[in-house]
Context: one part of a larger RNA
């Protein structure tokens, strides 16, 4: 000095536990903001630094309603106090809510500094309180809207790169990621100038399938449908115009009215074309609105079954024995493993705001039929068309369809536009105006539940006072930290010592090698004792 054994330190792996998390279902809700939000500043306690709650009425203030004994939040404690004249609590509904912040009287280095006008108080100046004073638009006074914030969804306007093509320029990632706007619980789309094919179908939208088909492509890396056919849901409606009527203006006048263009109102909306117009005829029937009646659910809340003994142990819910309940053996606590100990659980009852829904008479409004006629009316800088994009799976291609920068420009129902080049037969639709509920999509947010998800180097970045500490001008980056015991019974008192250190007795306890750097307590590393060996 190695090697074994042993016992201690040290370290926190390991097992075991979970308050937090992660993925979802299934119901709510889907918004908050000049009545000043969201998110902050500064205050608020009898003591009070920090978290929560609240706002000069500041751990709270009133009012019903619940509830029924303890009460001053996390947080012990001493004091002072509340309370059955019903506190704390729990729901609902109010008051109060300082400054800053869309912030909006002006300003401003966000919580902070400066007015101006009324009015009140005062005998008057001053002071001091209270209210108003931003912008934009709706034409203007008055009175209203707007503004900003919010997790993901929708819609519209803008719009890359890296990459891939084994390089790279068309092409692709990709109308994707970012910028901007807007709008809702959805939103967008929507009632054919659709689709098909000789047979039909019948507004959107979503899901399957048709299909990795057709097709597109430096035919190259990619890219990608539609028809039909299954299904979720299903709903149809309104102007604009012809025509009537009504009024105020304007021109005109021979004062009786013409005429012109607007406004309101009635009418009318379509493909077998269909309205006005003109004749004849119905007065039913349905559907919506308004009202009135009932009312499911709908806050806190409340009823709610059934065990006993013995034996182990610190402690029974274990083990014996022998009941018991059960519309309730879902589940969590209790000193180990509890249907029956406690909360609960199945099953009932309640109720304010608010109210799906349902029934019903009346009211009011909408909805309909046949001939004729061929005067009149059906969406114009619009349909098509050049040139040059761009969107459709579809790269200009034989390219049809769809928008439109520019230039041009029609037909009027005996009219028009489609059916993938163009022409013709044939079929199909009616365009240049709006509106639309349900399948669709999402989850910041409340509730109920689930899981062949995690279990503290996992799981959210945060189970612990975490978007903190911390770093960085700055955007922005971003942790570490979880367990004593059934209960603090958290070690009273003695002695060692300089001692509030530390340790030794003693006492608590099942347990102190469960003593606060506390469950369990591995390895590396340190010591010590014994033993071999050199």
């Nucleotide at each position: 000095g190695g090697c074994g054994u042993a016992u201690g330190g040290g370290g926190g792996a390991u097992g075991c536990c979970u308050u937090g998390g992660c993925u979802c279902u299934c119901a709510g809700a889907g918004g908050c903001g000049a009545u000043g939000a969201a998110g902050g500043g500064c205050g608020u306690g009898a003591u009070a630094a920090g978290c929560u709650g609240c706002g000069a009425a500041a751990a709270g203030c009133u009012a019903c309603g619940g509830g029924g004994a303890u009460u001053g939040g996390c947080a012990c404690a001493c004091a002072c106090g509340a309370a059955u004249u019903g506190a704390u609590c729990c729901g609902u509904a109010g008051a109060u809510a300082u400054c800053c912040g869309a912030a909006u009287g002006g300003g401003g280095c966000a919580a902070c500094c400066c007015a101006a006008u009324a009015c009140a108080u005062u005998g008057a100046a001053g002071a001091u309180g209270u209210a108003u004073u931003a912008c934009a638009c709706c034409g203007a006074u008055a009175g209203g809207u707007g503004g900003g914030c919010a997790a993901a969804c929708c819609c519209g306007c803008u719009g890359a790169a890296c990459u891939g093509a084994a390089a790279c320029a068309u092409c692709u990632a990709a109308g994707u990621a970012g910028g901007c706007g807007g709008a809702g619980g959805a939103g967008a789309a929507g009632a054919a100038a659709a689709c098909a094919a000789a047979a039909g179908u019948g507004a959107u939208u979503c899901c399957g399938u048709a299909a990795g088909u057709a097709g597109u492509g430096g035919c190259g890396a990619g890219c990608g449908a539609a028809c039909g056919c299954g299904g979720a849901u299903u709903a149809g409606c309104c102007c604009a115009a012809a025509c009537c009527a009504a009024u105020a203006a304007u021109g005109u006048u021979a004062c009786g009215g013409c005429a012109u263009g607007a406004u309101u109102g009635g009418g009318g909306u379509u493909g077998u074309a269909g309205g006005a117009c003109c004749a004849c005829g119905a007065c039913a029937u349905u559907u919506u609105a308004u009202g009135u009646a009932c009312a499911a659910a709908g806050a806190a809340u409340u009823a709610g079954a059934a065990u006993u003994u013995a034996c182990u142990g610190g402690a029974a819910a274990g083990u014996a024995a022998a009941g018991c309940c059960a519309a309730a053996g879902a589940a969590g606590g209790u000193g180990a493993u509890a249907g029956c100990c406690c909360u609960g659980u199945a099953u009932g009852a309640g109720u304010a705001a608010u109210g799906a829904g349902u029934a019903u008479a009346a009211u009011a409004a909408a909805u309909a039929g046949u001939g004729g006629u061929a005067u009149c009316c059906u969406g114009a800088g619009u349909a098509g068309g050049g040139c040059g994009g761009g969107a459709c799976a579809c790269g200009a291609g034989a390219a049809a369809u769809c928008c439109u920068g520019u230039c041009u420009g029609a037909a009027u129902u005996u009219g028009g536009c489609g059916g993938g080049a163009c022409c013709a037969u044939c079929c199909g639709c009616u365009a240049a105006g709006g509106c639309u509920a349900a399948a669709u999509a999402c989850u910041c947010c409340u509730g109920a539940g689930a899981g062949a998800c995690c279990g503290a180097u996992a799981g959210u970045g945060a189970a612990c006072c975490a978007g903190u500490a911390c770093c960085g001008u700055g955007a922005g980056g971003g942790a570490a930290a979880g367990g004593u015991g059934a209960a603090a019974a958290g070690a009273a008192c003695c002695g060692u010592g300089a001692a509030u250190a530390a340790c030794g007795g003693a006492g608590u306890g099942a347990a102190a090698u469960a003593g606060a750097u506390c469950c369990u307590g591995a390895a590396a590393c340190c010591a010590u004792a014994c033993g071999c060996c050199u």

The part of an RNA shown here (large-subunit ribosomal RNA, domain I) has 534 nucleotides and comes from metagenomes. The coordinates come from a structure-prediction model, not an experiment, and the mean pLDDT is 82.